The part of an RNA shown here (small-subunit ribosomal RNA, central domain) has 350 nucleotides and comes from a metagenome. RNAcentral holds the full RNA, with entries from SILVA. Its Rfam family is "Bacterial small subunit ribosomal RNA".
[in-house]
Context: one part of a larger RNA
């Protein structure tokens, strides 16, 4: 060095774009450094291997050869790799068509609903619970009309429907923006995959400054409840929850399944796009490509279960695992305002 593995047993980075590296499509020509071959030289002596001989065998010793997989220096091969040079379109992209989205980010505007202010109307109760009690109400509560402020969220439509690279994204309207998927094929012509550092995005909590504050609701505080109750159950309630601008960088960041490509029987549904057919036509049928799903063939799998969206069958490139505890823990570094995050052990134990 070569051999094992990462759904659930230890094991895919939380997601992207990249940058060095690794790897890379088809056809011609050429160089010959990876690659093979041939010569020549050197590869000390002992040892090992072979065939001989000598000690009475044998261990040992002696002579011969062969090996010595290297290495140098020449001559040559050119299938495949590299390299240089010309093409090429099938991989990529770029423009062009017509459609389909809760993809971004800003502004605006809508209702319902709760919750307060004031008024009407009106009298004892209300509110919660298993059952109460705290709470709120004769300074009129709760209910019920009426007009107002206020924040937040946006029923139905909604659908293993749809959009994003993850995180996530849902009332309407404007603006301004990414991105895919189909169709014809015009341009590029290999420009491609994958990516170790790095760069950027990342639910909620939770920090800072300032705004804002209706409902909920961590801490609190009360009232139950229990042996006790620092809970569940109830009444209240501040931080947060909501915007701006800056941290933070975690998650069961999950499909617990890294990214690309190729290749492998099918059945049936849904989305978005084409073609056909059909009397120009709406449904329906056929036929195709892309998306999201169930059920399965074969073949994998320790079982479970995956099964063209693969955990099948290859290829490239990355990231990770190596008995449990101690530990994602100490100490160091490096980031952070903190909290705490990342990198990451060993004594010792079983």
């Nucleotide at each position: 060095c070569u051999g094992g593995g990462c759904g659930u047993a230890a094991a895919g980075g939380g997601u992207g774009c990249g940058u060095a590296g690794g790897c890379g499509g088809u056809u011609c020509c050429g160089c010959g450094u990876g690659u093979c071959g041939g010569a020549u030289g050197u590869g000390a002596a002992a040892u090992c291997u072979g065939g001989a001989g000598g000690c009475u065998c044998a261990c040992c010793c002696u002579c011969c050869a062969a090996a010595g997989u290297g290495c140098a220096u020449u001559c040559g091969a050119a299938a495949c790799u590299g390299c240089g040079a010309a093409a090429c379109u099938u991989g990529a992209g770029u423009a062009c068509a017509g459609g389909a989205g809760a993809g971004g980010a800003g502004a605006g505007c809508g209702g319902a609903a709760u919750u307060c202010u004031u008024g009407g109307u009106g009298u004892a109760g209300c509110g919660g619970u298993g059952a109460a009690a705290u709470g709120c109400g004769u300074u009129g509560a709760g209910a019920u009309c009426a007009a107002g402020a206020a924040g937040a969220a946006c029923a139905c439509c909604a659908g293993u429907g749809g959009c994003g690279a993850a995180g996530g994204c849902g009332g309407c309207u404007c603006u301004c923006u990414g991105g895919a998927a189909u169709g014809a094929a015009a341009c590029u012509g290999a420009c491609g995959c994958u990516g170790a550092g790095g760069c950027a995005c990342g639910a909620a909590a939770g920090u800072u400054g300032g705004g804002g504050g209706a409902g909920c609701a961590a801490a609190c505080a009360g009232g139950a409840u229990u042996a006790g109750a620092u809970a569940c159950c109830c009444u209240g309630g501040u931080a947060g929850u909501c915007c701006c601008a800056a941290c933070c960088c975690u998650a069961a960041a999950c499909g617990g399944u890294g990214u690309a490509c190729a290749c492998u029987u099918g059945a049936u549904g849904u989305a978005g796009g084409a073609g056909g057919a059909g009397u120009u036509a709406a449904c329906c049928c056929c036929u195709u490509c892309u998306g999201c799903g169930u059920c399965g063939a074969a073949g994998c799998u320790a079982a479970c279960g995956c099964g063209a969206u693969a955990a099948g069958u290859g290829u490239a490139c990355c990231g990770c695992c190596u008995g449990g505890g101690g530990a994602g823990u100490a100490c160091g570094g490096u980031c952070g305002c903190a909290a705490g995050a990342u990198u990451a052990a060993a004594a010792c134990u079983c």